Bacterial RNase P class A from a Planctomycetaceae bacterium, 375 nucleotides, folded computationally. The organism belongs to Planctomycetaceae, within Bacteria. The coordinates come from a structure-prediction model, not an experiment, and the mean pLDDT is 78. It was read from a public genome assembly, where an Rfam model found it. Rfam family: Bacterial RNase P class A. Rfam links the family to the GO terms tRNA processing, ribonuclease P activity and dimeric ribonuclease P complex. Rfam classes the family as a ribozyme.

RNA sequence: UGACGUGGUCAGACGGUCGCCCUCGGUCUUGUGCCGAGCGAGGAAAGUCCGAACACGACAGGACACGGUGGUGGCUAACGACCACCAGCAUUGACGCAUGCUCGGGACAGUGCCACAGAAAAUAAACCGCCUCGGUUCACGCCGAGGUAAGGGUGAAAAGGUGCGGUAAGAGCGCACCGCUGCCUCGGUGACGAGGCAGGCACGGCAAACCCCACCGCGUGCAAGCGCAAGCAGCCCUCCGGCGGUUCAUCCGCCACCUGCUGUCCGCAGGAUGAGGGCGGGUCGCGUGCUUCGAGGCCAUCGGCAACGGUGGUCCAGAGAGAAAUGGCCGUCACCCGAAAGGGAACAGAAUUCGGCUUACGACCACAGCGUUGG
Repeated sequence: UGACGUGGUCAGACGGUCGCCCUCGGUCUUGUGCCGAGCGAGGAAAGUCCGAACACGACAGGACACGGUGGUGGCUAACGACCACCAGCAUUGACGCAUGCUCGGGACAGUGCCACAGAAAAUAAACCGCCUCGGUUCACGCCGAGGUAAGGGUGAAAAGGUGCGGUAAGAGCGCACCGCUGCCUCGGUGACGAGGCAGGCACGGCAAACCCCACCGCGUGCAAGCGCAAGCAGCCCUCCGGCGGUUCAUCCGCCACCUGCUGUCCGCAGGAUGAGGGCGGGUCGCGUGCUUCGAGGCCAUCGGCAACGGUGGUCCAGAGAGAAAUGGCCGUCACCCGAAAGGGAACAGAAUUCGGCUUACGACCACAGCGUUGG
C1' cells in the first nucleotide's frame, strides 16, 4: 500500500421561529378554550425465521400420531442462538499457525438406489493385456486349454496406498512404512489424542433416501384477555335412561349419552335455574391490557480462556398513538468531494414486551493472515 476476512463505534450538533400528540400545573367565557413547563422512532423499528414472558382454554395428567433438533462440554428463562474445544475439508509448494466452512448420531435393525459408460457396481470381475503348455503356418500370425488382476481402458466410485523382494507371469504371496480391525496403557469432564502388542491383510458409497436411535414440543394468541355502557328477538330440535345403596323424594356411586381439554386413545371435569345443535336478530362504542419497572440499563469489583455469572452502587415512571402524533423554515458549526464557487449526505417509521437469527445500508476505527513495494 492493495484486495479480502473478523470485530467495534456513529447514524449529525446547536440556536431561533411557527405548528402536532401526550403528561403535569394554572386560569375562566367550561370550549377539541387560553397560558406555561416537560417527554416524544431504530440499529435494524424490517422479515415473522426460532425461543419465551404473559393471558385464556375450570383443575391436574399419561401415551400414540405429527413436528423439530443432532460432534463434545458449558452458558441461558429458553432456543435451531451464543462460547470454548474435537474431527474433517478449503486457502498455503509442505508442516505449523491463522481464517472460513460442515444438514459432522447410526450403513452389522430393515427396505431401497448407484443412470450412462464399462468385462464387472456389493453373495460384484476379465474388454485390451501378461505368462505356461499343446496344435497349425515357409514366415508374419491364428486356434485351443490353464493361470492372472501388477499395467492400460470406462467411471463419482473398481477386491487398501507407496516401495522392495519373490514368481512362469502376477497378486499382502512375503516384508517395511502408512491405512484398517481387536486388545491394552497414558492424557483429557468429554468428543478425542498419543503410544504399545497382536492380526485376516479386508465388512464400497448414499440416510440433504425411507428408516433406526437420543433429546425436545398441549393449543390459540394483545384482533390474547378483563370490565363498563348500549341494544335486540326470538323460534325449533336433542339430552333427566338403566342398575345399586333399607329407599317414595332428595343425596351418593357406577354404566350409557352430550360437551370441553388438538388429531386420536386413556384419564379428568361439567351437564335440566343446565348442556349441546340449527335458523335468525343485536353490538363492530368506551376504558383497561399499554405509570411499558424489566430474565432492565450503566459503573465498579470478584470468578471464569470465553460466552456468562455473583456482589455492591446508581438510573428510569425516560413514545404510548388509537387509523394512527414528533414536522416546516432560517442561521451557524461538524462530515465527504472540490483551488474556489458550489455540490453531496445511506437503509429506513414504533403498536404487548423481551433474547436471538436473517436481510437492507453511508462513514470511520482496530486487528489477523496473504500479495506488492521500499528501508